Record summary:
The prediction has a mean pLDDT of 88. This is a predicted structure of a 352-nucleotide part of an RNA (small-subunit ribosomal RNA, central domain) from an uncultured prokaryote.
Context: one part of a larger RNA
This record gives sequence, C1' cells and structure tokens, in this order.
RNA sequence: UUGGGCGUAAGGCGUCCGCAGACGGAAAUGUAAGUCGGUUAUUAAAUACCGGAGCUCAACUUCGGUGCUGUAAUCGAAACUACGUUUCUAGAGGAUGGGAGAGGCAUAUGGAACUCAGCAAGUAGGGGUAAAAUCCGUAGAUAUGCUGAAGAAUACCAAAAGCGAAGGCAGUAUGCUGGACCAUUCCUGACGCUCAGGGACGAAAGCGUAGGGAGCGAAACGGAUUAGAUACCCGUGUAGUCUACGCCGUAAACGAUGCGUGCUCGGUGUUGGAGAGCUCGACCUCUCUCCAGCGCCUAAGGUAACUCGAUAAGCACGCCGCCUGUGUAGUACGAGCGCAAGCUUAAAACAC
Repeated sequence: UUGGGCGUAAGGCGUCCGCAGACGGAAAUGUAAGUCGGUUAUUAAAUACCGGAGCUCAACUUCGGUGCUGUAAUCGAAACUACGUUUCUAGAGGAUGGGAGAGGCAUAUGGAACUCAGCAAGUAGGGGUAAAAUCCGUAGAUAUGCUGAAGAAUACCAAAAGCGAAGGCAGUAUGCUGGACCAUUCCUGACGCUCAGGGACGAAAGCGUAGGGAGCGAAACGGAUUAGAUACCCGUGUAGUCUACGCCGUAAACGAUGCGUGCUCGGUGUUGGAGAGCUCGACCUCUCUCCAGCGCCUAAGGUAACUCGAUAAGCACGCCGCCUGUGUAGUACGAGCGCAAGCUUAAAACAC
C1' cells in the first nucleotide's frame, strides 16, 4: 500500500473560520479529454493456451495457430465524468414581518450574608471536635442593637429549562453588539460541502506589570490523631482567588461519539414559533397539526456485550483527522513556540 477499524478494547484534532486540494443539485445543447467499440501497426525468441508430430508413454523436444499486456495512429459512440453555452429553483444566501434567550462587551446600581471599625447595653465565658487542645476573652470577648467601611458572590425564581462553535454564560437597569428560530415564498440563481498547511478563540492552575484583598485558602506554623502522621480533623495563614493590560495553550477541553447531506415504525414530556379547531367575538384554557431545539422509552436494524435507536452507534454518500502488540514513552534527541513553568511535533536500543 491492500484490507479492517476509531462511545467503553489502540484510535475523532478542545472548538470554529478558511486558501490550496477533494467532492458537488435539475434541464437543454455542443465538444470529445477521461470512458466504450472497430481497424491498422508494434508488442524479438523462449514461456502461456489450442491443434498436430517425434523419443515405446509421460516429462521433454518440435511444427502450426491463437493470444497476453501495453503503446500509437485512425474511424466511430455520447449514457456517465469533465469542459463550454443557455436556462431552472428543491441546496445556499438575501429581503420583509415577528417573538424567545444566564450569547458577548461596557457603564451604573440594589439587597442579604461574612469580616473589620466605632458606639450602646451586658457578664464570663466563647470557639472548636468523635472527644479535645492550640486559639479568642475581665485591657470586657461570644450573644444583642445602631452606625460606618471594604471586598467578593448574586438565595428564592431555577427546570430533564434557555443561550453559545467550543471553553463557557445567572441580582437589576441602560447603551453597543453576534448568532439562531418561525412565518411570507418576494429577490439572487449552485453562489455549496469538507478542509492538509494557515489563522482566531480557548476552563482552572501558572507567569509579567500595576492595583485590590472581605471570605476562602496551596505553601508554612501550631494543636490533635497515630507506632510514626511531612495526611485526613482543628486553630492561624502567604501566594492565589478579584480588576486592567500582556503571556501561557493545556484538561476525564467528555456525548470519552469529527463535520455536512439524504433516507428509515411509534409513544411520552418540555422550550421557542406558526397554523387549524373550540368561541357570537377577543383573550385564556383545551385538542390537533407543522417547523426548530432539549430529554426519556422503544420497533426494525446495528453491536463482542453494555447498549445505540430520526439528537443513531441503523442504511448510504462526500471530505478531514486518527489507530496498527505491551513496556520503554507522550520519554530522549532535533526543531518550532514561551519570560519561565513548559507546550507541540516525536523515535530507538532493549525486554516480553
């Protein structure tokens, strides 16, 4: 390479955008590069196949014929692919009208709680644990009330809910702003899909500079426990957690399931939108249908099983990524990136 695979056995890049490349809707017409057919030339001999001949047969040898695989020229075919022209609307995009949403950024602001400070009142304990002790408290603590300060997070609503490409997003208000959905079928007319390389985003921790610092809390210290206890429990507590700007670029970044498109029984719940019925009519409620999402159960089918089952792991197509016994090892070396920590790419000897 062929072949087989990638939810859990090895294996889907964390996510998206996207150049090259690959693949690509319907109709008409043309060309004839691919494709298909004919003819001719060539494709040495031997070998192969068919028919015969010679060694007593066979192997073997030999004669004749046919071919093989390709190449070229030429004459044709036009279904498919390709290319050119014209056209179409089912894909894609736009327009108009709607409603939903913790989608993003910025600014302002509220209340509860914790902590601290001041004042009042009040007295001997408080705190903590399985039990204690360290610790706080007569220099007046804890508990209670009032006032003030500061930082961080936003109870209830709250949900199997919603939004976002993923990471992720939750008090309230305002401004700016991205995307999706539904309806109309008005416009463009294949403008599409995937994407090596490339680019952007990317939790937490960590790093740099400047702020901030209530609570929590790696490290550190102390008290316990214990044979020991560099832990689990308790008391303190620094970085950090927060903000701005700049790095880092990794996660069980998980649905351990790449993206896109089409097809394939049903049941039930819920979110957004639309339509119809019910009604004298509007609203509400209820019932049914359609579209888009989020869940559960299941037929067929799949699967080694677990289980998946229109949100597929079913049936197919297109493109990308990845796997190939285990350890060594996601390591060494080299290279790129980074301030560093380190990240990315990525072996072998050897052993079994």